[in-house]
RNA sequence: GAUUUAUACAGAAGCGUGGAGAGAUCAGGCUCAAAGAAACGCUAGCAACCACCCGCCAGCUGACGGGAAGGUGCUAAAUCCUAAUCCGAUCCGGAGGCGCCGGAAGGAGAAUAUAAAUU
Numbered sequence: 001g002a003u004u005u006a007u008a009c010a011g012a013a014g015c016g017u018g019g020a021g022a023g024a025u026c027a028g029g030c031u032c033a034a035a036g037a038a039a040c041g042c043u044a045g046c047a048a049c050c051a052c053c054c055g056c057c058a059g060c061u062g063a064c065g066g067g068a069a070g071g072u073g074c075u076a077a078a079u080c081c082u083a084a085u086c087c088g089a090u091c092c093g094g095a096g097g098c099g100c101c102g103g104a105a106g107g108a109g110a111a112u113a114u115a116a117a118u119u
Base pairs, nucleotide, nucleotide: 001119002118003117004116005115006114007113008112013043014042015041016040017039021032022031023030025084027082028081029080044075045074046073048072049071050070052067053066054065055064057062079111085108086107087106090104091103092102093101094100
C1' cells in the first nucleotide's frame, strides 16, 4: 500500500513555538481563525479497538457487564451538512388511459476516519 470485519447523532483541554489558513477529496454551503489557523512539542483528559484484571452465562473458547489506562487513537460544530450513485407499497405538484417528469421526507450504498486480522 491492498483486502476483510466492526464502529462513527456519545465523550474529552491548556500552555509553548509558529504566523495564515483549517474543517479528508471535487462541488455547493455553513462554521472556526490576528482575542492567533495549520504544523511541531509538553502536560492534562476521553474511552472506540487490541492487550490486562474482575464478574457472569455457556463449554473450548465465545458473548455480555464492570474496572483500569499498557499499544494505537481521539479531545469545535452528527464523519459540520448536502451531494458523489441507487431504491419503493410514502407525500406534494404537472399532464394523464397506463406508464412518465420534478420536488420533499425516508432507506440503502459509496467515500472518509479509527482499530484489529491477513497479505
Notes
This is a predicted structure of a 119-nucleotide RNA (SAM riboswitch aptamer (S box leader)) from an uncultured Flammeovirgaceae bacterium. Its mean pLDDT, the model's own confidence on a scale to 100, is 78.